[in-house]
This is a predicted structure of a 707-nucleotide part of an RNA (large-subunit ribosomal RNA, domain II) from a Pseudomonadota bacterium. The RNAcentral record of the full RNA draws on ENA.

Context: one part of a larger RNA
RNA sequence: GCCGGCGAGUUUAGGUUCUCCGCUUUUUGGUUAAGGCCGGUCAAGGCUGAAGCCAAAGGGAAACCGAAUGAUCUGAAAGGGUCAUUUAUGGUGGAGAGCCUAAGACCCGAAGCCAGACGAUCUUACCAUGGCCAGGGUGAACCCCGUCGAAAGACGGGGGGAGGCCCGAACCCGUUGGUGUCGCAAAACCAUGGGAUGAGCUGUGGUAAGGAGUGAAAAGCUUAUCGCGUCUGGGAAUAGCUGGUUCUUCCCGAAAUAGCUUUAAGGCUAGCGGGCUAUUUUGCUUUAUCGGAGGUAGAGCUACUGAUAAACUGGUGAAGGCCGAAAGGUCAGCUAGUUUAUCAAACUCCGAAUGCCGAUAAAGAGAAAGCCCAGUCAGCCUAUGGGGGAUAAGCUCCAUAGACAAGAGGGAAACAACCCAGACUGCCAGCUAAGGUCCCUAAAUCUUGACUUAGUGGAGAAGGCAGUGGCUUUUCUCUGACAGCUAGGAGGUUGGCUUAGAAGCAGCCAUCCUUUAAAGAGUGCGUAACAGCUCACUAGCUGAGAAAAGCUGCACCGAAAAAUAAACGGGGCUAAGUCAAGUACCGAAGCUGCAGUCCCUCCUUGUUUUUAAUUAUAAAAAUAAGGAGGGAGGUAGGGAAGCAUUCCAUACGCGAUGAAGUAACUUCGUGAGAAGUUAUGGAGCGUAUGGAAGAGAGAAUGCCGGC
Numbered sequence: 001g002c003c004g005g006c007g008a009g010u011u012u013a014g015g016u017u018c019u020c021c022g023c024u025u026u027u028u029g030g031u032u033a034a035g036g037c038c039g040g041u042c043a044a045g046g047c048u049g050a051a052g053c054c055a056a057a058g059g060g061a062a063a064c065c066g067a068a069u070g071a072u073c074u075g076a077a078a079g080g081g082u083c084a085u086u087u088a089u090g091g092u093g094g095a096g097a098g099c100c101u102a103a104g105a106c107c108c109g110a111a112g113c114c115a116g117a118c119g120a121u122c123u124u125a126c127c128a129u130g131g132c133c134a135g136g137g138u139g140a141a142c143c144c145c146g147u148c149g150a151a152a153g154a155c156g157g158g159g160g161g162a163g164g165c166c167c168g169a170a171c172c173c174g175u176u177g178g179u180g181u182c183g184c185a186a187a188a189c190c191a192u193g194g195g196a197u198g199a200g201c202u203g204u205g206g207u208a209a210g211g212a213g214u215g216a217a218a219a220g221c222u223u224a225u226c227g228c229g230u231c232u233g234g235g236a237a238u239a240g241c242u243g244g245u246u247c248u249u250c251c252c253g254a255a256a257u258a259g260c261u262u263u264a265a266g267g268c269u270a271g272c273g274g275g276c277u278a279u280u281u282u283g284c285u286u287u288a289u290c291g292g293a294g295g296u297a298g299a300g301c302u303a304c305u306g307a308u309a310a311a312c313u314g315g316u317g318a319a320g321g322c323c324g325a326a327a328g329g330u331c332a333g334c335u336a337g338u339u340u341a342u343c344a345a346a347c348u349c350c351g352a353a354u355g356c357c358g359a360u361a362a363a364g365a366g367a368a369a370g371c372c373c374a375g376u377c378a379g380c381c382u383a384u385g386g387g388g389g390a391u392a393a394g395c396u397c398c399a400u401a402g403a404c405a406a407g408a409g410g411g412a413a414a415c416a417a418c419c420c421a422g423a424c425u426g427c428c429a430g431c432u433a434a435g436g437u438c439c440c441u442a443a444a445u446c447u448u449g450a451c452u453u454a455g456u457g458g459a460g461a462a463g464g465c466a467g468u469g470g471c472u473u474u475u476c477u478c479u480g481a482c483a484g485c486u487a488g489g490a491g492g493u494u495g496g497c498u499u500a501g502a503a504g505c506a507g508c509c510a511u512c513c514u515u516u517a518a519a520g521a522g523u524g525c526g527u528a529a530c531a532g533c534u535c536a537c538u539a540g541c542u543g544a545g546a547a548a549a550g551c552u553g554c555a556c557c558g559a560a561a562a563a564u565a566a567a568c569g570g571g572g573c574u575a576a577g578u579c580a581a582g583u584a585c586c587g588a589a590g591c592u593g594c595a596g597u598c599c600c601u602c603c604u605u606g607u608u609u610u611u612a613a614u615u616a617u618a619a620a621a622a623u624a625a626g627g628a629g630g631g632a633g634g635u636a637g638g639g640a641a642g643c644a645u646u647c648c649a650u651a652c653g654c655g656a657u658g659a660a661g662u663a664a665c666u667u668c669g670u671g672a673g674a675a676g677u678u679a680u681g682g683a684g685c686g687u688a689u690g691g692a693a694g695a696g697a698g699a700a701u702g703c704c705g706g707c
Stems, first nucleotide, its partner, number of pairs: 001707006011103014029054003035048004058065002070083005106244002109241001113234006124208009133198001135167003138163001142159007171195003176191004210226001212222003247642006257270005271376002273373005284364009298350001299348002305344003309340008320331004379404001381402008409420003424596004429592003435586003438571003444583001446582006457573001463557002467554010484541005490514003495509003520535001524533002597632016643696001645693010661680008
């Protein structure tokens, strides 16, 4: 890992609601409990047994008051709260089901807490008694001899053999590196290293332990366990946390919000779902009309409160700047007014659209309400209106709507949320939606008119651009425009100043006059300064449009990164790109058609039962067939109807002429499943109607077994 088996809402008591059944409805409602008697192997069961409980009256804390249009509490009263009237949603007892409470309470899961025991064969410390430490080195005290000395003593030699001394085996340790890491080993091996006469190592026996011991102290060690050992018990501790929770079909179908919470991963109440019950249009939805409240969007502000730019006028102008000897003046500043121009979530003289409230009408739809049962309280994206942030975030917090959640199908290459559209089943039928129609790939290489040349399309801004299409304005133009070519572009004068120089052309000032068809005291280049070239301006040649702007469509530049050509899904496309118009087609689980299943409501017909009536018949309930209308996506969750397993009761059956089980196949049923045939197997099993449950397995790092 697979297969097989086992594996999770149970039981008791109490409460509550629903369903069914019994009794009952006033003339004393219902029911017995323990106990007793009978019964019986034990039981079951029967008969008793009114103690108790519920009901028959409520209100009030209570005293107390108390239901023939009310009772009671409060209150001075009015009023208000609670509850009645009444054969009705009645009362009561039992059974079943749902839920609640108490219990282990659906199952598995802690780390922990407490108690009593067991441990010092490991290890820590100590006690008693034993054992062990190759070899080598160093050479303390002390002693002797010699020399010197008056002596104290000094020096030399010899002996001696001290030491938590030195080197280094045994022994003890475990420094560094490597190997090993399902190992040789739950701590080893190899190399290397530390101690090695000592606070040394070690054998045997003994003593001390669980809030306790022991500890040269690391919270170390106390039998592979230690910031409180181990075992057993309390004990199924508790777990607002994680995981798991087993058959089928049918109907409906949420929430991720509010308030409170030692509350935030939980809970309670409300909201939203389901089931049941009764009444009925009072309630709901949409549309139309009518009537309302409002201060948002917008707008506005000599309409307020504030903010704000400039100018002018007036006031002030201490301190500050300037002038002045001073007085003072003036400026800045502050401030008011006027004019022009603006701003506001916490401004408003104004002021929508939507939405909201009410009325009326029409249409539509499983209305509100009560009772019972839930789940939900982590939401998420998109669009729009906002707050926070940076007018950042697949960010965060609100509001309104949609989708996902709990929604499949088609489109968007792929893609919860975007676009289209809500899947009961079947069909080798049809029509469409979004989106598409050259090939991959279903359908137009469709029609008409334009645009684009950039592979723009098929990412991107400010900004740039004599790309190109459209529209508009102005000016010039056969009395000749624009461009080009030819020629001229002069004189006073090198204007004055400045300057080394300044001559049109460094800079400053001025910018006239003349000759002219025209020519600036000069547009640019140039020179050291001149020179030179050129322009403005003019004439001629030429001969038809030219110039300057604005708006706009599509392109262009701006454009450098990391998986792969990776920024059309691909091929490829000059349309198979873009704009405008049109026709046809494709295209979904949408719609239609055909066939079928189920659910709800209604109608018709039949059958059965009950009641009334008893002649016909009437009513109600159940059920069958047919018809009409509507419906059948679905997580949490609610409801309905069933299938299967084991056992029990009653009745009836099957089985060696082969039970159960097993295997394959066939048939039936929407399904859980059922039946049959054949084979195997070799002794039990079933059907019907009820009843009771150890009652359904794929998941729990589930448990046990097999492989």
It matches the Rfam family "Bacterial large subunit ribosomal RNA". The coordinates come from a structure-prediction model, not an experiment, and the mean pLDDT is 82. The organism belongs to Pseudomonadota, within Bacteria.